[in-house]
Record summary
A computed fold for a 327-nucleotide part of an RNA from Zoanthus sp. QL-2018, annotated as large-subunit ribosomal RNA, domain IV. Its mean pLDDT, the model's own confidence on a scale to 100, is 88. Rfam family: Bacterial large subunit ribosomal RNA. Its family is annotated with ribosome and structural constituent of ribosome in the Gene Ontology.
Context: one part of a larger RNA
């Protein structure tokens, strides 16, 4: 010096990204216990007091008296706690071996498909699952307890519906144009040419789809600009105008979202780029890719207190094991 450990004056987080680590708390009995709350909780809240042994008494767990020690759950073992926030309701699940979380799941909500030889899935098929189930069932999508709610837009895309109309394939096909060829004519070169066969063209008939007409947002998605105006100023309830399918409602808001930004004001500190409460100028929140609240819960995240401490001021001693030296 390294590792593991004991203890420490005064101070007590000044350490540090951060109380990381350590210390502290701790059992049992009694007293006592707030906000909030879904009335179950919160709660072991918090905060206090007691605890040995002996004698006596009685209801056998208390009382009275006595008594030892620094100390009586005398060793060991055994919650630290509080305040206010953001997230996720919760118990669960997860990156076997760097992430346990605010991610996934969840009960609940909602949309949609499916009438049973179900839809859907696997398989070339047979067949199997779904299910020895039958719409209070099964599949898929989104959301994610609960409370209060969930606005506007159907122009585009998707989906659903529509006995009309337009377009439209294979197939069929009246007709038509060639080839071949019996026959006929012939100047013997050729010309013409029925039926059949064959190769084209083809009016017309012809489904879904698309066009078209509607519906539909807890379907994919979207949810404006400029100018003026009130008797200080400022601001604009109000007006004008352009564009749009419609111009963001409630609620929330410098936010896990705010660039400018350490925004401004207030709180906490002697001092606070973090934190909490407000404001709203939302670069670029917003309503099931849910909005906003929320008791309980969390080895989760940021902030603050109390207790406590070698984390630190600032280091010292001790024990054990190494390293090192000698053998």
């Nucleotide at each position: 010096c390294u590792c593991u450990c004991u203890c420490u004056a005064a101070g007590g987080a000044a350490c540090u990204c951060g109380g990381c680590a350590a210390a502290a708390u701790a059992a049992c009995u009694c007293c006592g216990u707030a906000a909030c709350u879904u009335c179950g909780g919160g709660a072991g809240a918090a905060g206090g007091a007691g605890u040995g042994c002996c004698u006596u008494a009685u209801u056998u767990a208390u009382a009275a008296g006595g008594u030892u020690g620094c100390a009586a759950u005398a060793a060991c073992a055994a919650g630290a706690u509080c305040c206010a926030a953001g997230c996720a309701a919760c118990u669960g699940u997860u990156u076997a071996c760097c992430a346990a979380a605010a991610a996934c799941a969840c009960a609940g909500g909602u949309c949609u498909c499916c009438g049973c030889u179900a839809a859907g899935u696997c398989g070339u098929a047979a067949g199997a699952c779904g299910a020895u189930g039958u719409a209070u069932g099964g599949g898929g999508g989104c959301u994610g307890a609960c409370g209060c709610c969930u606005g506007c837009c159907c122009a585009g895309u998707g989906c659903c519906a529509g006995a009309a109309g337009g377009u439209u394939a294979a197939a069929g096909a009246a007709g038509u144009u060639g080839g071949u060829c019996a026959g006929u004519c012939u100047u013997c070169g050729g010309a013409u040419g029925a039926a059949g066969c064959u190769a084209g063209c083809g009016a017309c008939u012809g489904a879904a789809g698309c066009c078209c007409c509607g519906g539909u947002g807890a379907a994919c998605g979207g949810c404006g600009g400029c100018c003026g105006u009130a008797a200080c100023u400022a601001u604009a309830a109000c007006g004008g105008u352009c564009c749009u399918a419609a111009g963001g409602u409630a609620g929330c808001g410098a936010a896990a979202u705010u660039c400018c930004u350490u925004g401004u004001c207030g709180g906490g500190u002697a001092a606070g780029u973090u934190c909490c409460g407000a404001c709203c100028c939302g670069c670029a929140c917003g309503a099931a890719a849910g909005g906003u609240g929320u008791a309980a819960c969390g080895a989760g995240u940021g902030g603050g207190g109390c207790a406590c401490u070698g984390u630190c001021u600032c280091a010292a001693c001790c024990a054990g094991a190494g390293a090192c030296c000698c053998g």